[in-house]
The prediction has a mean pLDDT of 85. Predicted 3D model of a 479-nucleotide part of an RNA (small-subunit ribosomal RNA, 3' major domain) from Desulfovibrio sp. Its Rfam family is "Bacterial small subunit ribosomal RNA".
Context: one part of a larger RNA
RNA sequence: UGACGGGGGCCCGCACAAGCGGUGGAGUAUGUGGUUUAAUUCGAUGCAACGCGAAGAACCUUACCUGGACUUGACAUCCCUGGAAUCUUCCCGAAACGGAAGAGUGCUCUUCGGAGAAUCAGGUGACAGGUGCUGCAUGGCUGUCGUCAGCUCGUGCCGUGAGGUGUUGGGUUAAGUCCCGCAACGAGCGCAACCCCUAUUGCUAGUUGCCAUCACAUAAUGGUGGGCACUCUAGUGAGACUGCCCGGGUCAACCGGGAGGAAGGUGGGGACGACGUCAAGUCAUCAUGGCCCUUACGUCCAGGGCUACACACGUACUACAAUGGCGCAUACAAAGGGUAGCGAUGCCGCGAGGUGGAGCCAAUCCCAAAAAGUGCGUCCCAGUCCGGAUUGGAGUCUGCAACUCGACUCCAUGAAGUUGGAAUCGCUAGUAAUCCCGGAUCAGCAUGCCGGGGUGAAUACGUUCCCGGGCCUUGUACA
Numbered sequence: 001u002g003a004c005g006g007g008g009g010c011c012c013g014c015a016c017a018a019g020c021g022g023u024g025g026a027g028u029a030u031g032u033g034g035u036u037u038a039a040u041u042c043g044a045u046g047c048a049a050c051g052c053g054a055a056g057a058a059c060c061u062u063a064c065c066u067g068g069a070c071u072u073g074a075c076a077u078c079c080c081u082g083g084a085a086u087c088u089u090c091c092c093g094a095a096a097c098g099g100a101a102g103a104g105u106g107c108u109c110u111u112c113g114g115a116g117a118a119u120c121a122g123g124u125g126a127c128a129g130g131u132g133c134u135g136c137a138u139g140g141c142u143g144u145c146g147u148c149a150g151c152u153c154g155u156g157c158c159g160u161g162a163g164g165u166g167u168u169g170g171g172u173u174a175a176g177u178c179c180c181g182c183a184a185c186g187a188g189c190g191c192a193a194c195c196c197c198u199a200u201u202g203c204u205a206g207u208u209g210c211c212a213u214c215a216c217a218u219a220a221u222g223g224u225g226g227g228c229a230c231u232c233u234a235g236u237g238a239g240a241c242u243g244c245c246c247g248g249g250u251c252a253a254c255c256g257g258g259a260g261g262a263a264g265g266u267g268g269g270g271a272c273g274a275c276g277u278c279a280a281g282u283c284a285u286c287a288u289g290g291c292c293c294u295u296a297c298g299u300c301c302a303g304g305g306c307u308a309c310a311c312a313c314g315u316a317c318u319a320c321a322a323u324g325g326c327g328c329a330u331a332c333a334a335a336g337g338g339u340a341g342c343g344a345u346g347c348c349g350c351g352a353g354g355u356g357g358a359g360c361c362a363a364u365c366c367c368a369a370a371a372a373g374u375g376c377g378u379c380c381c382a383g384u385c386c387g388g389a390u391u392g393g394a395g396u397c398u399g400c401a402a403c404u405c406g407a408c409u410c411c412a413u414g415a416a417g418u419u420g421g422a423a424u425c426g427c428u429a430g431u432a433a434u435c436c437c438g439g440a441u442c443a444g445c446a447u448g449c450c451g452g453g454g455u456g457a458a459u460a461c462g463u464u465c466c467c468g469g470g471c472c473u474u475g476u477a478c479a
Stems, first nucleotide, its partner, number of pairs: 001479002003476003007473007015463002019427005026318008034309002042053002064304007073127001077126002079123005086103006107116003129293002132291003138287002140282003143278001145276001150189006156165003169180003195270004200238007209228001214225003241264001244258005320420001324379007336367003341360002346355003386417001391412007433455007
């Protein structure tokens, strides 16, 4: 100087408390451990691994296994020889591979001999190739402490020196935020602000919106003429700054209250992550040193596996019901996506879906129905008209192909489950809880992920205690 203390003081955080809803029990989905296996590819492992890399394993992906093949190689550059490229058909075979036949002649230059470019085949060796090892050789990227308020420097001063001072102190703040004081005076990286979304509004602009105003048409509808008033869209401004008032406070910073205002004291949310810590994670995104393989640890192909199953754990979904289930009727979103696409009206099917094709490169058409809600009816507390697992049968769709191993539909079947031990998680407001909608990936496949809106609470006395953190101080046989 740090680190640590079941030392002290001060102060924060859904840290506790106060509340609301869960997890832990059940079934299923998914990840992991374990076990099994020819293989169940690899990585991630307290918080900070475990719906994680994977924003989508039937083939492909694929890195694994079994078998069949190749050796200048699936891919790159150079050299030599030959042929245009390319297309069609047949044989062997699981395919890869191998074999055969046929069609076919382009572009540029030309001294008409040929040469060149693209491309294919053969040969030679330089080389290619490796998701092989080392994240404890590395770059880059990322997690975490933590959006915590800290981490330092120059000069000066103090100390033999390590180092200290500044950065401590008195107040204050979300903040090393600001004020005052002070052997310090200044400065940098952080904080804040500048950026984006959202809440109010002016202007500009109208193939969305409106009968607001006029007219036409209709069973009805901005459907049509017409119009940018309103709504909206999206560009540019305004607006919030403790600016104003009162009180407190050191005539300070600031704090409490009030006015006005759409909004008030960082308005709400996002992006943004200091010096560093964990030899944290990643050599399998990529890059890369070293090491290793080179007729194989490289490459191609078929099939299988990553989907196994006595178990154990994590994360979710669905429930156990009446604030509910079911039936009929009916209302109101936002944000997105769409041409190898979204696909309306109609017709067929109980349905998944089929048929057909209007319109739309989309504020214009489509996906599209929002659901919870509301109205009426029914069920009457039961393993039920709750719950839907499992299984049998019949189908639909995608795709070369759904056996291993897809999703969905219909009929039948109806399991566990009556609110969950010890323990444990999230959340302070448009939040929790609850209800639907969309997107990426994607042929197909979502209870996951990312986003959107609808309905919409309870509680916070307080800081003794648990956890994490900040500042000062104290002890130490630790560094």